[in-house]
A computed fold for a 104-nucleotide RNA from a Chthonomonadaceae bacterium, annotated as SAM riboswitch aptamer (S box leader).
It was read from a public genome assembly, where an Rfam model found it.
Model confidence (mean pLDDT): 83 of 100.
């Protein structure tokens, strides 16, 4: 950095350091010196992999754990975007975009 499958209406914050932008992009609307964002530290969240547990003992299933690897912890991915579809709706697919798996 590219494919390939899944999942995006739900959860969760405190301190430290730095200090002005910051919510991928555009356009809108927020948040932000009463300290964003970034980085550490701890905690917490969820449960996508591994791992344990229950059941089933060939795939494999759990409204089970939360140890290990990630992810997250402001607003629906914060909202619209660019293509189809349409019953014309703040709809529904895709596509963008993110997060895991696994390939190249």
């Nucleotide at each position: 950095u590219u494919c390939u499958u899944a999942u995006c209406c739900a959860g969760a914050g405190u301190g430290g350091u730095u200090u002005a932008g910051g919510g991928a992009c555009c356009g809108g609307c927020c948040c932000a010196u009463u300290g964003a964002g970034a980085c550490c530290a701890c905690a917490a969240c969820a449960a996508c992999c591994u791992u344990c547990c229950u059941c089933a003992c060939c795939c494999g299933a759990g409204u089970g754990a939360a140890a290990g690897g990630u992810g997250c912890u402001a607003a629906c991915u914060c909202c619209g975007g660019g293509c189809g579809c349409u019953c014309c709706g703040u709809g529904c697919g895709c596509a963008a975009g993110a997060u895991a798996a696994g390939a190249g």